[in-house]
Context: one part of a larger RNA
RNA sequence: CUGGGCGUAAAGCGCACGUAGGCGGCUUUGUAAGUUAGAGGUGAAAGCCCGGGGCUCAACUCCGGAAUUGCCUUUAAGACUGCAUCGCUUGAACACGGGAGAGGUGAGUGGAAUUCCGAGUGUAGAGGUGAAAUUCGUAGAUAUUCGGAAGAACACCAGUGGCGAAGGCGGCUCACUGGACCGUUGUUGACGCUGAGGUGCGAAAGCGUGGGGAGCAAACAGGAUUAGAUACCCUGGUAGUCCACGCCGUAAACGAUGAGAACUAGCUGUCGCGGUGCUUAGCACUGCGGUGGCGCAGCUAACGCAUUAAGUUCUCCGCCUGGGGAGUACGGCCGCAAGGUUAAAACUC
Repeated sequence: CUGGGCGUAAAGCGCACGUAGGCGGCUUUGUAAGUUAGAGGUGAAAGCCCGGGGCUCAACUCCGGAAUUGCCUUUAAGACUGCAUCGCUUGAACACGGGAGAGGUGAGUGGAAUUCCGAGUGUAGAGGUGAAAUUCGUAGAUAUUCGGAAGAACACCAGUGGCGAAGGCGGCUCACUGGACCGUUGUUGACGCUGAGGUGCGAAAGCGUGGGGAGCAAACAGGAUUAGAUACCCUGGUAGUCCACGCCGUAAACGAUGAGAACUAGCUGUCGCGGUGCUUAGCACUGCGGUGGCGCAGCUAACGCAUUAAGUUCUCCGCCUGGGGAGUACGGCCGCAAGGUUAAAACUC
């Protein structure tokens, strides 16, 4: 390179937006670039291949043919692709009317609990564990009652429930704001899909500056355990966890399953919106959109997947190519740093 692959064997970028590019619905007419067919020119000879001839055979050599898969010119065709053009509405978007939601940002606010402080009652223990000790307590602890302060998180509701592209999002109220869904089929008329580079978002930890600090708690100290115990258990405890702004850019960032479209048995639970009927807290039938369980065909090495496909197809992107060395070295780019990203080879089995 040609292939074959990517749920678990190597392999889907963490997620989105989007540039170039690739691909693209139904239909009219034109064009003839691609396409198809015919003709002509060229494609040196030798060689290769096929059929013959000549050296006694062969090697060798001579003759003829084929081939030279290509390029150019020309004629024709007009289906398909392209280009131009007349239209269309089913893809896409918009408008209008609805209801659902922990979607996002900011501000305010509530109660329980915890710790601390003040006061009252009260007295010898409390705490902790497998058992203990370190620890706290007669300078009055623990317990209990009242008052105050602070910070962080929101019990029940809560649900293979909801929302979001992913990360993620949970007390309540208000303001601003994104998306999806259903209905009416009113408007535009292919405006679409994907997306190398690029840009943005991106848990936790970590970093910078300034705040904050109740609880928890790396590091650290002590007590235990143990042969030892740089641990597991206990008592303390600093960064951090929280807020604002700015970095970092990684995760088993997982459905270990890229995005979009079409098609291919069903049964059942649940969430949102609708339609029809009825004996109307609802039930039956039914349409659309999510989210689960089971299951046929088919697929799969098996496990399993199975209209939310890992089935049958199409378009575009990313990625893999034996294990170790190694996601390392070197170089580049990014970063304050930590490090990230891109990414080998020798050698070895």